[in-house]
Context: one part of a larger RNA
RNA sequence: GUCUACGAGUUAGUGUCUGUGGCAAGCUUAAGCGCUUUUGGUGCGUAGGCGUAGCGAAAGCGAGUCCGAAUAGGGCGACCAUAGUCGCAGGCGCUAGACCCGAAACGGAGGUGACCUACCCAUGGCCAGGUUGAAGCAACGGUAAAACGUUGUGGAGGACCGAACCGGUACAGGUUGAAAACUGUUCGGAUGAGCUGUGGGUCGGAGUGAAAGGCUAAUCAAACCCCGUGAUAGCUGGUUCUCCUCGAAAUGCAUUUAGGUGCAGCGUCGCGUGCUUACCCUCGGGGGUAGAGCACUGAAUGAGCUAGGGCCCAUACCAGGGUACCAAACUCAACUAAACUCCGAAUACCGGGGGGUGGAACGCGGCAGUGAGACUGCGGGGGAUAAGCUUCGUAGUCGAAAGGGAAACAGCCCAGAUCAGCAGCUAAGGUGCCUAAAUAGUGCUCAGUGGAAAGGAGGUGGGAUUUCAUAGACAGUGAGGAUGUUGGCUUAGAAGCAGCCACCAUUUAAACAAAGCGUAACAGCUGACUCAUCGAGAGAUCCUGCGCCGAAAAUGAUUGGCGAUAAGCACUAUACCGAAGCUCUGGAUGCACAGCUUGCUGUGCGUGGUAGAGGAGCGUUCUCAACACCUUGAAGCCUUAAGGCGACUGAUGGUGGAGCGUUGAGAAGUGAGUAUGUAGAC
Numbered sequence: 001g002u003c004u005a006c007g008a009g010u011u012a013g014u015g016u017c018u019g020u021g022g023c024a025a026g027c028u029u030a031a032g033c034g035c036u037u038u039u040g041g042u043g044c045g046u047a048g049g050c051g052u053a054g055c056g057a058a059a060g061c062g063a064g065u066c067c068g069a070a071u072a073g074g075g076c077g078a079c080c081a082u083a084g085u086c087g088c089a090g091g092c093g094c095u096a097g098a099c100c101c102g103a104a105a106c107g108g109a110g111g112u113g114a115c116c117u118a119c120c121c122a123u124g125g126c127c128a129g130g131u132u133g134a135a136g137c138a139a140c141g142g143u144a145a146a147a148c149g150u151u152g153u154g155g156a157g158g159a160c161c162g163a164a165c166c167g168g169u170a171c172a173g174g175u176u177g178a179a180a181a182c183u184g185u186u187c188g189g190a191u192g193a194g195c196u197g198u199g200g201g202u203c204g205g206a207g208u209g210a211a212a213g214g215c216u217a218a219u220c221a222a223a224c225c226c227c228g229u230g231a232u233a234g235c236u237g238g239u240u241c242u243c244c245u246c247g248a249a250a251u252g253c254a255u256u257u258a259g260g261u262g263c264a265g266c267g268u269c270g271c272g273u274g275c276u277u278a279c280c281c282u283c284g285g286g287g288g289u290a291g292a293g294c295a296c297u298g299a300a301u302g303a304g305c306u307a308g309g310g311c312c313c314a315u316a317c318c319a320g321g322g323u324a325c326c327a328a329a330c331u332c333a334a335c336u337a338a339a340c341u342c343c344g345a346a347u348a349c350c351g352g353g354g355g356g357u358g359g360a361a362c363g364c365g366g367c368a369g370u371g372a373g374a375c376u377g378c379g380g381g382g383g384a385u386a387a388g389c390u391u392c393g394u395a396g397u398c399g400a401a402a403g404g405g406a407a408a409c410a411g412c413c414c415a416g417a418u419c420a421g422c423a424g425c426u427a428a429g430g431u432g433c434c435u436a437a438a439u440a441g442u443g444c445u446c447a448g449u450g451g452a453a454a455g456g457a458g459g460u461g462g463g464a465u466u467u468c469a470u471a472g473a474c475a476g477u478g479a480g481g482a483u484g485u486u487g488g489c490u491u492a493g494a495a496g497c498a499g500c501c502a503c504c505a506u507u508u509a510a511a512c513a514a515a516g517c518g519u520a521a522c523a524g525c526u527g528a529c530u531c532a533u534c535g536a537g538a539g540a541u542c543c544u545g546c547g548c549c550g551a552a553a554a555u556g557a558u559u560g561g562c563g564a565u566a567a568g569c570a571c572u573a574u575a576c577c578g579a580a581g582c583u584c585u586g587g588a589u590g591c592a593c594a595g596c597u598u599g600c601u602g603u604g605c606g607u608g609g610u611a612g613a614g615g616a617g618c619g620u621u622c623u624c625a626a627c628a629c630c631u632u633g634a635a636g637c638c639u640u641a642a643g644g645c646g647a648c649u650g651a652u653g654g655u656g657g658a659g660c661g662u663u664g665a666g667a668a669g670u671g672a673g674u675a676u677g678u679a680g681a682c
Base pairs, nucleotide, nucleotide: 001682002681003680004679005678006677011096012095013094014093015092016091017090018089019088020087021086022085023084026050027049028048032044033043034042035041036040054061055060064076065075066074067073099238100237102235106228107227108226110225111224112223118202119201120200121199122198123197124196125195126194127192129161130160131159132157136153137152138151139150140149141148165189166188167187170185171184172183173182204220206216207215208214241617242616243615244614245613246612251264252263253262254261255260265370266369267367268366269365270364271363272362273361275358279355280354281353282352283351284350285349291343292341293340297337298336301333302332303331304330306327308326309325310323311322312321313320373398374397375396376395377394378393379392380391381390382389403414404413405412418587419586420585421584423583424582425581429577430576431575432562433561434560438574439573440572441571442570443569444568455549456548459546460545461544462543463542464541465540466539467538468537476533477532478531479530480529482506483505484504487501488500489499512527515526516525517524588607589606590605591604592603593602594601595600596599618671620668621667622666623665624664625663626662627661629659636655637654638653642649643648
């Protein structure tokens, strides 16, 4: 892991509500006792309980009573009819382990442990071999005597090297191991605070500890066993048959509250009210948002005007003059604001009237679940006008929604699946092939743009404005482009072309006191400007459609692919395809209505669904009653025809060899796939 079996809302008491039954202004017995066919039935039993009257803290009074001085006023009651109570069954609350399993823990003057290990006591045992050579002693030397020296002797040491023994440093292996701590190599101690045998002692808030919270039997920041005990668990997991009807929430307020709970909101079931509802039309309202505006409050730019100040001039003082400085107020112009408003919508909201019979509304009661929400569009706040970010409002979808489209894709687009059909029409989206379905027309694009941005550019289509042009434009080509003059100043020089000033005149078809290159300065080359040639359009600006560049990433690339110059883009027209949408045919079922033969027929509208509420059923075991079946073969098992929406029922045949079913009542140890479920088997 699989299979089989077991495995979770029970029982008692009490309260409340619903259904149903008895009796009813009453209802009912408890303990106990009698009888009996004795797990039971039946009778007696009126103690007690609930109801029939309330008010008050109470004495008490009483259809009233309490507060009060009150006959006032107010609170709670009564008001002429009212319903209770006792069973049975069910929903839910409470008290109990209370749907089941699950802690870590806590307590016990309950117990078991020191055969592991820590320390201690008693009594024993063990330490190859080698090395070093302390004190002391002796001899000799030495001294006044000592000290001291030398040589021996001697054999000390938490001394040295190193087996046994004790340990466990490093690395490797092992890691479902040979082993719940080992193996190999390597390494530390090895006469000592050494190692070790045997016997004994100390223990659970206690022992022991050369101290690591170490050790106290593979268990230690409080051992193990038993008991309290089914501790508690706002937490996690699990919670077993079927069909039908409706169908949420992830919000507000509060909370030692934030993953819990209470009340409200939203769901469902019942009863009541009876058109009150959503929504639509109409009429009447208040508003200060969007926008807009600058009249206020602020922010903020330029100009004018002009207080004040700065600076300069001048000045004994008082005065004064100037100002391309700063600048209030005021004027003009152009702007700006969530906490500005002279203004001011659309919506929304409130109210009156009319329509509106809807799985509407409102009230009361039983039972819930929810109180982690997600994304998208729109309106805001926070953030960086970041986030698949966060937080509000509003609408939708998902959640709890399948189907079609978006290649694939909860939240986007279309559309809400009662069941069946080898029928039809459409939506979004599509119609070259993959792949169901397409043609015609007018344009655009040449980039595979389509299938990446700011920004940049004589790409190209369309539109608009404007200038020039047969009195000849634009471009090209030919010619001219002069004179006073090298203008004046400046300067070494300044001659159109360093710089400053002026920018005239003349001859002309035209020609600048010169727009650029150039020279040391001249020179030189172009340009403006003019003529000729040529012969019809040329230039500038703006708006707009489609393209171009911008364009670098790591395994092989991608409009889904192939591919396509349309099979790309814009527009027009007409077809078609396309869904569980709609229609058609048949069936089921809920509600409403009608009809009658009262359980059927017809009509209309419905039937996605998580949490959840409500309804109707199937099956299992047992009890009672009635009726069946069975050795001419019961149950069970194999096989399945057939029936039922389904849980299920079940003919036949085989096997099996003794019980078993149907109907009506009743009672539950009543349904298994999940709980790292329990046991067994494989």

Large-subunit ribosomal RNA, domain II from a marine metagenome, 682 nucleotides, folded computationally.